RNA sequence: CUUAUCAAGAGAGGCUAGAGGGACCGGCCCGUUACAAUAGCCCGGCAACCGCGGAGAGCAGCGGUGCCAAUUCCGGCAGGGAAACCUGGAAGAUGAG
Repeated sequence: CUUAUCAAGAGAGGCUAGAGGGACCGGCCCGUUACAAUAGCCCGGCAACCGCGGAGAGCAGCGGUGCCAAUUCCGGCAGGGAAACCUGGAAGAUGAG
């Protein structure tokens, strides 16, 4: 850069670090001495993008990734609408190339 997906699903576990964290900005939320958000590793779980498998169907068995607060937490640009809100896009994330 191209392409597909992003309203479902999945931890009251262990160790270490820890005052910050949820990409960015605004909002809002989670957390601030603590069985404490978040991060790393381990274990557990979810899912099914790729391989095992030439094609179709199915599965989720093994391997490679991903994920496990809140719709990608909501909005951020454009169009429609009196408004609520709707549609599309941008940005971001993940897979494959």
Molecule: SAM riboswitch aptamer (S box leader)
Organism: uncultured Saccharofermentans sp.